[in-house]
Context: one part of a larger RNA
RNA sequence: GGAUGAACGCUGGCGGCGCGCCUAACACAUGCAAGUCGAACGGCACCCCUCCUCGGAGGGAAGCGAGUGGCGAACGGCUGAGUAACACGUGGAGAACCUGCCCCCUCCUCGGGGAUAGCCGCGGGAAACCGCGGGUAACACCCGACGACCCCGGAGCCGCGCAUGCGGCGCCGGGCAAAUCUCCGGAGGGAGGGGAUGGCUCCGCGGCCCAUCAGGUAGACGGCGGGGUAACGGCCCACCGUGCCGACAACGGGUAGCCGGGUUGAGAGACCGACCGGCCAGAUUGGGACUGAGACACGGCCCAGACUCCUACGGGAGGCAGCAGUGGGGAAUCUUGCGCAAUGGGGGCAAUCCUGACGCAGCGACGCCGCGUGCGGGACGAAGGCCUUCGGGUCGUAAACCGCUUUCAGCAGGGACGAGACAAGACGGUACCUGCAGAAGAAGCCCCGGCUAACUACGUGCCAGCAGCCGCGGUAAUACGUAGGGGGCGAGCGUUAUCC
Repeated sequence: GGAUGAACGCUGGCGGCGCGCCUAACACAUGCAAGUCGAACGGCACCCCUCCUCGGAGGGAAGCGAGUGGCGAACGGCUGAGUAACACGUGGAGAACCUGCCCCCUCCUCGGGGAUAGCCGCGGGAAACCGCGGGUAACACCCGACGACCCCGGAGCCGCGCAUGCGGCGCCGGGCAAAUCUCCGGAGGGAGGGGAUGGCUCCGCGGCCCAUCAGGUAGACGGCGGGGUAACGGCCCACCGUGCCGACAACGGGUAGCCGGGUUGAGAGACCGACCGGCCAGAUUGGGACUGAGACACGGCCCAGACUCCUACGGGAGGCAGCAGUGGGGAAUCUUGCGCAAUGGGGGCAAUCCUGACGCAGCGACGCCGCGUGCGGGACGAAGGCCUUCGGGUCGUAAACCGCUUUCAGCAGGGACGAGACAAGACGGUACCUGCAGAAGAAGCCCCGGCUAACUACGUGCCAGCAGCCGCGGUAAUACGUAGGGGGCGAGCGUUAUCC
């Protein structure tokens, strides 16, 4: 000098674009953050109509509470605790793999059955909730059929390959499917093959510190057989062998999410990994599986621990490292805002519903950038301040005064784009345009001994104080304090911390 997610002191006019718990992965009141589909189903609480003996009954729907069922809830959002690891980056490999929704191709969609929520009745409980009986529907569940394709087993043939093997053909035996709804346009269902997307696994290489860590290891290393998995594998298990790793740093300890990138530097390098994007990991702590195409699952389940809350003491409920917000910690980090109008996501044929993702607004000079606080004239130089050798010098064209302008802010009128065929705009009566008034509302901070740009007076008297280094202050201090003057930067200026 540059840089910062900064903080602190003094000061503070406007706008645009960004950024905003770096500390306690501390604890959390309250609200919201994941639902949706009546074109899967039985129905009908609510609603509408009719009747009524006012208890109710019947009918209906462009409608729908609760329930069954489907899809979603594994995305999106947050955080960085753990992790020195194939976690990440990069380059490869899978003849060892999976992939819901989407796209393409081929074929199919036949026959039957038994339940169960809701509901009704009865009962238990303070509650959370639960039990028994009766009866009911489906694209829920189950059985059977055809069996192409597919899978398993067997023998055979052909082709190929980098080992285990891979591809193809026909034969025999065995096994496996389906679902309907409709507003008649459509939306779906089953099997198989291919694609796309997403994932899983393996390997080479690469990126921290300590040797005052030198030996480490029992599923440990390998084999055979098996279990398990989508799949390979000591992943797991039985048996057998005794191996395996290590100064090219094993093992141990410390520290740390990794990267694209960021800062600085001429570069080499050094330091960093906030915002944005990719990957990983976590969701009160530890463990576990269930469902599912996908989880070992932040707003799912079970168990255990700590903590908080309710309780009729028998028993229950909870998890903000989602958005806002509270307490606490801290030098320090925001609104319990508006909207689904846009973009994107989930459901739905759709209308559309949901969406604290997101789009916006609010707060904060936290940063960067832009703009303003006026412009011209104006004295042999007012007043006043300061200095003075008392002549004067200086603040200083500075002010007053005269003329002019009106950005920004203010007031008033108009008023969008963003919305790609109707309608629909949170932002927003915003941006922007026009008009009006009047210099009117808008300057500070640090420094002035040398380094380093800028000097005098008074006060103080090794005191009070200053200080980045050298050093100033003990009676004339350009170094302390104040004033005048000056220098630097300017809505900022200094200080502190950290990096280059």
Annotation: Small-subunit ribosomal RNA, 5' domain from an uncultured bacterium, 500 nucleotides, folded computationally. Rfam family: Bacterial small subunit ribosomal RNA. The RNAcentral record of the full RNA draws on ENA, Greengenes and SILVA.